Small-subunit ribosomal RNA, central domain from Microvirga aerilata, 348 nucleotides, folded computationally. The RNAcentral record of the full RNA draws on ENA and SILVA. Model confidence (mean pLDDT): 86 of 100.

[in-house]
Context: one part of a larger RNA
RNA sequence: CUGGGCGUAAAGGGCGCGUAGGCGGCUUUAUAAGUCGGGGGUGAAAGCCUGUGGCUCAACCACAGAAUUGCCUUCGAUACUGUAUGGCUUGAGACCUGGAAGAGGUAAGUGGAACUGCGAGUGUAGAGGUGAAAUUCGUAGAUAUUCGCAAGAACACCAGUGGCGAAGGCGGCUUACUGGUCCGGUUCUGACGCUGAGGCGCGAAAGCGUGGGGAGCAAACAGGAUUAGAUACCCUGGUAGUCACGCCGUAAACGAUGAAUGCCAGCCGUUGGCGAGCUUGCUCGUCAGUGGCGCAGCUAACGCUUUAAGCAUUCCGCCUGGGGAGUACGGUCGCAAGAUUAAAACUC
Numbered sequence: 001c002u003g004g005g006c007g008u009a010a011a012g013g014g015c016g017c018g019u020a021g022g023c024g025g026c027u028u029u030a031u032a033a034g035u036c037g038g039g040g041g042u043g044a045a046a047g048c049c050u051g052u053g054g055c056u057c058a059a060c061c062a063c064a065g066a067a068u069u070g071c072c073u074u075c076g077a078u079a080c081u082g083u084a085u086g087g088c089u090u091g092a093g094a095c096c097u098g099g100a101a102g103a104g105g106u107a108a109g110u111g112g113a114a115c116u117g118c119g120a121g122u123g124u125a126g127a128g129g130u131g132a133a134a135u136u137c138g139u140a141g142a143u144a145u146u147c148g149c150a151a152g153a154a155c156a157c158c159a160g161u162g163g164c165g166a167a168g169g170c171g172g173c174u175u176a177c178u179g180g181u182c183c184g185g186u187u188c189u190g191a192c193g194c195u196g197a198g199g200c201g202c203g204a205a206a207g208c209g210u211g212g213g214g215a216g217c218a219a220a221c222a223g224g225a226u227u228a229g230a231u232a233c234c235c236u237g238g239u240a241g242u243c244a245c246g247c248c249g250u251a252a253a254c255g256a257u258g259a260a261u262g263c264c265a266g267c268c269g270u271u272g273g274c275g276a277g278c279u280u281g282c283u284c285g286u287c288a289g290u291g292g293c294g295c296a297g298c299u300a301a302c303g304c305u306u307u308a309a310g311c312a313u314u315c316c317g318c319c320u321g322g323g324g325a326g327u328a329c330g331g332u333c334g335c336a337a338g339a340u341u342a343a344a345a346c347u348c
Stems, first nucleotide, its partner, number of pairs: 003320004007302002012316001014202004021195003025088003029084003033081002035077008049065006091192001092189003095185002098183003104178007111155001116150007126137002163170002207247004212243001216242002221237004258315006266293013297304002321348003330341004
């Protein structure tokens, strides 16, 4: 490279927007670039291949043919692709003083419970903690209880294989600004689409920088236990951190399953719409989600099964025995930590 693959064996990029590129709905006419057919030119000789012949055979040699899958040119064909042109509405988008749901995002404000600390009152000898203890706190008045104040962080119940978001993720309440989605109508545009190398943006936690903040929790650390030991699990403390802004750019960033479109039995739940029927709280239908089971089919099996891992098409990413190694070197990025790109020797 041709292949074969990517849920769990190696392999789906963490996610989006989008450039180039690739691919692209129904139809008219033109063209004839791709495509297909015929003719011509060329495609050196030798060699290979086929046939025949010559050395007594063979190797070898000679002759003839075929081949040279290509390129150029010319005459045609026009289904498909391309190009140009005109039309269409089902893809896509827009529209409607049409409707709907939602922890979608950002900012500001605000609420109650709890924990902790402080002040005051009552009150007295214990309290904490554990498997049992001890470290620890407490007669300088703790624990308990009542009132008040302060501060920070998080939002019980509602809460639900419920909802929203591209993913990461999002949960008290109110307001402002703001993104997306779904359903109905079928008024408009008329293929405006899909994917997407590079690129740009977003991206949990931890970590880093800055100056703040610091209630609780809590790496590190200290002590008490346990134990043969115990650099742990348990307990008492406790600093970074956890909060804001700026970096970092990684995760079992998982559905370990890329995106888009079409097609292929059903049944049962649930969320948001719409329509119909009536017995007015149910039934039926329909679209969009989200779950359970299951036929065909697929799969090495497990399992998947209209939310496919089924049947197909388009585009992207990735894999190619284990170790060495996601390492070295170099490049790029970063304050750093490191990230990213990514080998080879050697070895089994």